[in-house]
């Protein structure tokens, strides 16, 4: 500092998710040691037990210890001072003058500390005790005794009030032998500490907008330490607020802590300041100081104890303990230091505090050895089986002791001469001992450092995110190795960061969220030029403060560190002072550009009213006529002989104004069009007066506002929601068509939204042009109209810069700037729910959370695709010819059967397909017999030659016994080959998996595409080359072009055909010559032919056209013309196409079996199914008897001639032939002749029955052939469908692979006979270029929407039902202060006395706490029933939306329907 993730790819936009840091943490594991911190974050919940506030006997009575006795000690229950109001804890409340900054005046202070005076002279008592008495305890009660620094009088001072007079009012003493020393009153002055008061700051909410009767201010009175409505009467009506009051939530503030680069988010433990509470409320007494935390009175709740009358109690002190909770320690030492009480003082006291304990809870520091060591030991994991790695790692061999045992010695901390240390026998020190006591935790697909093996098989699991896991998982689990911090180490939780993802610094709004529908204006905010005054904001110095600590420096201490000590500082913030005046504000003065007002023109569908028009609808009258009209893709419903529709004429009606009509005008927006008038608004231009900054925005608030839509009223031609009917459809609540009512039009009045849009807020200003159109102007020019130039103010296209993610804007900015406002912050839930406002309703505005997703979106590319568009092509369609699909067989496949009916191929592009041949074998399947190092390969022992014969037993495999024979080579050891037997490696599989794979192959496609290198162009993915105009069978080839060249595929180059020439003739030829039965032979070499080897076609010439050109037409010549014909020849891919069963292999399985062997059987089954064939239905045939001409191709395990023979299939017999020689072999369609005549036949030829031949071990299942005889079904084939452009279709024989034989009607090939048609470019199937739209990209067999139906989830309303909090009225009202008191009581002073003054008690009232009846509001929790939303999983119905998505879609609105929706109005173009 970034990074993953949205897509096939890309830029962007956004969210979500990670890597850092931190913690008062927690869990999980694992744990050597030492310092230094920290240590109930939840339940202000209860709280056993100990302890935390005491202390003075030098205030004072008296007890008691002791003693003869007096003195002496010592203890303290009690009066008495003093203290408990600190210190310690917590964080409920509290949004406040609570705290935090800075000030301020009308005040208090105990003890300190400085200073000035004073203390004289009386008096009466209550505790204690002592009797006596109530009570269970707390705890009194009566009588009596008694001292003080307790209490109280009298003088006095100085001080207070008070103009003055006056007036009221103090005191105490103690210790000492003394000096003296602590106290005690009045008084001043200080320090410290506290009260009050103000300015500005201080979380969220407006789905809280009014709040406020002591409330605001005076006045008099009272209170107070002190100012005040602080309280009271009265008066007067004020205070307060969108700069957020009021009320709700929520929370103790701050120094600071933590993260950040900073700005600034977040927090507010431990330390420090300040508040605030103290079992929940209330009081007030004491005192300097409390409304009091270990003090009282009183209510409430809770606890305990009771002898039931009554009584005790308050850990949020430290400890402990139960509760709660993920989750937080010891019922420890000490007062020896540092402080605090209280004392003169030795001292007491102190759970303040100093130690220790416990916890890896943070932070630091340190250790678990160091050096040498390869046979690279054993093992452990990989492994191409060679080896690797774990690894110098260990083992071993020296060395060292920080830390461990154990041993000695052993502080500082202690001030203040001596004593005096909890921690502590600690830190430290020194000495033996021995590598000894001390390593895990996490990760290892990417972010992100780290890679294998084996188990599992979308199952276990894993998971921050993206994602994994469906039999080869670098992601599970274990292991082996690596990596990373390490006494820790990951997870979890929160906070920050990255996140510029709330943007001051530092974002946005045309299309991604997001510019109010406009427009007026109030606050507010901003504001021309020039001069002046001021000093409020700015700058500038200076002083004050912002407690210490912490953070920063810089020093010093503990061995370092962490810790701590010491001392400084920036910066900022607030308050005084003194300056400066440039900007801004303030004040005066002006100015004329910004803005207004006159004034003279000028355009216009601006706006409101009224009056007037014709056209063309429907509808009525009436006239003419005489059948259809009307409406669709095609219909029908409808309408019409009762006279429609046509046409004529007349009548009355309502809505809308063709043409002009525009890229136009106008208007704030909505919006605005016949013509005329009345009234009015605002715009522009010219001249140039007048005012003199009046401006610019604009939150609230007002006005306006399309279409629907409501209310009442009148109107109602034509359209038309809703409806009714007729078609379409699988259905049709739709499109389409007939019918129609609200509505639409008018006036009144509500409603206030729309794609209300240029999806672009308002205003100035500035920044290149060009071209056009509207208003109006000055100039030139004219008789005028035109022209040219040129200025304002509008409306448009184009385009420079510049902007933007792109598209794409571009002086009309989405350019550069200011200034004001509106409003965004991921998608869904949702513009939904509650609130509230507003409305007659519908509805509007305002507007959330729960869930859930990890996207969702803009903009551009490249495909693929459309029931978009354009050019082009093919037997793709048309033209035509034959089929097929209907028979019968054949054959293959589904299927169903079987012990097997082995597999594989399943749309084109499986199905006479692997298989160019299943009777056995093949053969993979069954079923039964066997075998087990194997039927087969290679190593080792061990025997025997091998080969050979017989027998017995068995279906055969195989078992079992006879017999015969000893071979080659050789260094004489043995070897080679072959049988046998044996162990152990291994063999062996047509088992799996074509979705592990290699090779081969099918299809698009023999279709013209498919790429690359350089430039260049775009942020990029891309693009361009490859697009355009021509042209080809072709990306062929030309010509332009920001492209130029190139590959790779067409094309050629190969093969066969077809012409001719040379050149070679045997087995092939024969035209001349001779010859035969016969090219049979002699010749011959011309021909035919065969083989080589060559010429030959290139649009070459000529003409016509194309702009040239490429190229295309024609016509010559040629055997062959436009690729002469036909084959091989297949570009980047594509289809997870096919094949593991050709073959090769990866990995899983089997291993006396899934392997081998062998018999029989099965692949041949049969109700049906379907493909591809043959053979046909007949006369263009069929039958019989004649005769004619081929290519190609096999042959010696062969073809096999002739000849007998058989009716034949065939049998016998063997010439010739390793083939231009011989042999299959007849060629058939076809000529001639001749029956057959329309028939189920003299047509088919299936099926059966006899009987034969062949092949073979074998013909049953299961072969072919033949002869007689049988004689089915079909008489031209329904939707649909399939080939085929010329020697082709169509027909016709012949032929070969394979095989003993042959299921072959199949497949390859070969010839012979030999056609029809093609206008064309509208459709159908495919395909190729170019361009458009896409929400698709697994690419339309794509995406996707909604209802209902089952499941979870959360969540609204909801008769209600229960809590809790505020507020409010009324009843009771405790304890208390303060008042009033005629009852009742009283030592001190008084007085002679009665009394009085003053106290006390009861009583009374104000207020009053909790309680009690209501009442309103907020708020949480729960509910029968009920509503929509989400998820989710292969369920139902349709297809709404993306392509012109098959009725463009979309917004608002109404009304409709199971459901997406439809359909009217009006707008939008996205």
């Nucleotide at each position: 500092a970034g990074a993953g993730u949205u897509u096939a790819a890309u830029c962007c936009u956004g969210g979500c998710u990670c890597a850092g840091g931190a913690u008062g943490a927690a869990c999980a594991u694992u744990g050597g040691c030492g310092g230094c911190a920290u240590g109930c974050u939840u339940a202000c919940c209860a709280c056993a037990u100990g302890c935390a506030a005491g202390u003075c006997g030098g205030a004072u009575g008296g007890g008691a210890a002791g003693u003869g006795g007096u003195g002496u000690u010592u203890c303290c229950a009690g009066u008495g001072g003093u203290g408990a109001a600190u210190g310690g804890g917590u964080g409920a409340g509290u949004a406040a003058c609570g705290c935090a900054u800075a000030a301020g005046a009308a005040c208090c202070u105990g003890c300190c500390c400085u200073u000035g005076g004073g203390a004289g002279g009386g008096g009466a008592a209550c505790a204690a005790c002592a009797a006596c008495u109530g009570g269970a305890u707390a705890u009194g009660g009566u009588u009596g005794u008694u001292a003080a620094u307790a209490c109280u009088c009298c003088a006095u001072a100085g001080g207070c009030u008070g103009a003055g007079g006056a007036g009221a009012a103090a005191a105490a003493g103690g210790a000492g032998g003394a000096a003296u020393c602590c106290a005690c009153c009045c008084g001043a002055g200080g320090a410290g500490g506290g009260g009050c008061u103000c300015a500005c700051a201080u979380c969220u909410a407006a789905u809280u907008a009014g709040c406020u009767a002591g409330u605001u201010g005076g006045u008099g009175a009272g209170g107070c330490a002190a100012u005040a409505g602080c309280u009271u009467a009265c008066c007067a009506a004020g205070g307060u607020g969108a700069u957020g009051a009021u009320c709700a939530g929520u929370a103790g503030c701050u120094g600071g802590u933590u993260c950040a680069a900073g700005a600034g988010g977040a927090u507010g433990a431990u330390c420090a300041g300040c508040c605030a509470c103290a079992u929940u409320g209330g009081g007030a007494u004491u005192g300097a100081g409390a409304c009091a935390u270990g003090g009282c009175c009183u209510a409430g709740a809770c606890u305990c104890u009771u002898a039931c009358g009554a009584g005790a109690g308050g850990c949020a002190a430290c400890a402990a303990u139960g509760g709660g909770g993920a989750a937080u320690u010891u019922u420890c030492c000490a007062c020896a230091a540092u402080g605090g009480g209280c004392a003169a003082a030795u001292g007491c006291u102190u759970g303040a505090u100093g130690g220790a304990g416990c916890a890896a809870u943070g932070c630091c520091a340190u250790g678990u050895g160091g050096a040498g060591g390869u046979a690279g030991a054993a093992g452990u994991c990989c492994c191409a089986c060679g080896g690797g790695u774990c690894g110098u790692g260990a083992a071993c061999u020296g060395c060292u002791u920080u830390u461990c045992u154990u041993g000695g010695a052993g502080a500082a901390g202690a001030a203040g001469c001596a004593a005096u240390g909890a921690c502590a026998g600690u830190a430290u020190c020194u000495g033996a001992g021995g590598a000894a006591u001390a390593a895990g935790c996490a990760u290892u697909g990417g972010c992100u450092a780290a890679c294998u093996c084996u188990g599992u098989g979308c199952c276990a699991g894993a998971a921050g995110c993206c994602g994994u896991g469906g039999u080869a998982a670098g992601a599970u689990a274990g292991a082996g190795g690596a990596u990373g911090c390490a006494a820790g180490c990951a997870u979890u939780a929160u906070c920050u960061g990255g996140a510029a993802u709330g943007a001051u610094u530092u974002g946005g709004c045309a299309u991604a969220a997001a510019g109010u529908g406009u427009c007026u204006c109030u606050a507010g905010g901003u504001g021309g030029c020039u001069u002046u005054u001021c000093a409020a904001g700015u700058c500038c110095g200076u002083c004050g403060u912002c407690a210490a600590a912490u953070c920063c420096c810089a020093g010093g201490g503990c061995u370092u560190a962490a810790c701590c000590c010491u001392g400084g500082a920036c910066a900022g913030g607030c308050g005084g002072u003194g300056g400066a005046a440039a900007c801004u504000a303030c004040c005066a003065a002006g100015c004329u550009g910004g803005a207004g007002u006159a004034u003279g023109g000028u355009a216009g569908g601006g706006g409101c009213a009224g009056a007037g028009g014709g056209a063309a609808u429907a509808u009525c009258c009436a006239g003419u006529g005489g059948a259809g009209c009307a409406g669709u893709g095609a219909a029908a419903u409808g309408c019409a002989u009762a006279g429609a529709g046509a046409u004529u004429g007349g009548a009355a009606a309502g809505a809308a104004c063709a043409c002009c009509a525009a890229c136009g005008g106008u208007g704030a927006a909505a919006g605005c069009a016949c013509u005329c008038u009345a009234c009015u608004g605002g715009g522009c231009c010219a001249a140039c007066a007048u005012u003199g900054a009046c401006a610019c925005u604009a939150a609230g608030a007002g006005a306006c506002a399309a279409a629907a839509g409501c209310u009442a009223g009148g109107g109602g031609a034509g359209c038309a929601a809703a409806u009714g009917g007729g078609a379409u459809u699988a259905g049709a609540u739709a499109c389409c068509c007939u019918a129609g009512u609200a509505g639409u039009a008018c006036g009144a009045g509500c409603u206030g939204u729309a794609a209300a849009u240029g999806a672009u807020g308002g205003a100035u200003a500035c920044u290149a042009g060009g071209c056009a159109c509207u208003g109006u102007g000055c100039g030139u020019a004219u008789c005028a109209a035109c022209u040219c130039a040129u200025g304002c103010a509008g409306u448009g296209c184009u385009a420079u810069a510049g902007c933007u993610g792109a598209u794409g804007c571009g002086u009309u900015g989405a350019g550069u700037a200011u200034c004001c406002c509106a409003c965004c912050u991921g998608g869904g839930g949702a513009g939904u729910a509650u609130g509230u406002u507003u409305g007659c309703a519908a509805g509007a505005a305002u507007g959330a959370a729960a869930c859930u997703c990890a996207a969702a979106g803009g903009a551009a590319u490249u495909g693929a695709u459309g029931g978009g568009g354009g050019c082009c092509c093919a037997c793709a369609c048309a033209a035509g010819c034959g089929g097929u699909g209907g028979a019968g067989c054949a054959u293959g496949u589904g299927g169903u059967u079987u012990a097997a009916u082995u597999u594989g191929a399943u749309g084109c592009a499986a199905a006479g397909u692997g298989a160019a041949a299943a009777a056995c074998c093949u053969u993979a399947c069954c079923a039964g017999g066997g075998c087990u190092u194997g039927a087969c390969a290679u190593g080792c022992c061990g025997u025997g030659a091998a080969u050979c014969c017989u027998c017995u037993u068995g279906a055969a495999a195989g078992a079992g016994a006879g017999g015969g024979g000893u071979g080659c080579c050789c260094u004489u050891g043995g070897g080679a080959g072959c049988g046998c037997g044996g162990a152990c490696a291994u063999a062996g599989g047509u088992g799996g998996u074509g979705c592990a794979u290699g090779g081969c192959u099918a299809u698009c496609a023999u279709c013209a595409g498919c790429u690359c290198a350089u430039g260049u162009u775009g942020u990029a993915a891309g693009g361009u080359g490859u697009u355009g105009g021509g042209u080809u069978a072709a990306a062929u080839c030309u010509u332009g072009c920001a492209a130029u060249g190139a590959g790779u595929g067409a094309a050629a180059c190969c093969c066969u055909c077809a012409u001719g020439u040379u050149u070679a003739g045997u087995u092939g030829c024969c035209a001349c010559c001779a010859u035969u039965g016969a090219g049979u032979u002699u010749g011959g070499a011309a021909c035919c032919c065969u083989g080589a080897a060559u010429a030959g076609a290139c649009u070459a010439c000529c003409a016509a056209u194309u702009a040239u050109a490429a190229g295309c037409c024609g016509a010559a010549g040629g055997a062959a013309g436009g690729u002469g014909a036909g084959g091989a020849u297949g570009a980047c891919g594509u289809c997870a196409a096919g094949u593991c069963a050709u073959c090769a292999u990866g990995c899983c399985c089997c291993u006396u079996a899934u392997g081998c062997c062998c018999u029989a059987g099965g692949u041949g089954a049969c109700a049906c199914u379907u493909g591809u064939g043959c053979u046909a239905c007949a006369a263009u045939g069929g039958g019989c008897g004649g005769g004619a001409c081929a290519a190609a191709g096999g042959g010696u395990c062969g073809c096999g001639a002739u000849c007998c023979u058989g009716u034949g299939a065939g049998g016998g017999u063997g010439a010739g032939c390793u083939a231009a020689c011989u042999c299959c072999a007849a060629a058939a369609a076809c000529c001639c002749a001749u029956c057959c005549u329309u028939a189920g036949u003299u047509u088919g030829a299936a099926u059966u029955g006899u009987a034969g031949g062949c092949u073979g071990c074998a013909a049953u299942u299961c072969g072919c052939c033949u002869a007689c005889a049988u004689g089915a079904a079909g008489c031209u084939g329904g939707a649909a469908u399939c080939g085929c452009u010329a020697g082709u279709a169509a027909u016709u024989g012949c032929c070969g692979g394979u095989u003993a034989u042959c299921c072959a009607u199949a497949c390859g090939g070969u010839g012979g006979u030999g056609a029809a048609u093609u206008c064309g470019g509208u459709c159908c199937c495919g395909g190729g270029c170019c361009u458009u739209g896409u929400a698709c990209a697994c690419a339309c067999u794509g995406c996707c929407c909604g209802u209902c139906a089952c499941a979870c989830u959360a969540u609204g309303g909801g008769a209600g039902c229960u809590g809790g909090c505020c507020a409010u009225g009324c009843c009771c009202a405790a304890a208390g202060u303060c008042a009033u008191u005629a009852c009742c009581u009283u030592a001190a002073c008084u007085g002679c006395a009665a009394g009085g003054a003053g106290g006390g008690g009861g009583a009374u009232g104000c207020c009053a706490a909790a309680g009690g009846c209501g009442u309103g509001g907020c708020u949480a929790u729960u509910a029968a029933c009920u509503g929509g939303a989400g998820u989710a999983a292969a369920g139902u119905c349709a297809u709404a939306a993306c392509a012109a998505g098959g009725u463009a879609g979309c917004c608002a609105u109404a009304c409709u329907a199971g459901a997406a929706g439809g359909u009217g109005c009006g707008g939008c173009u996205g």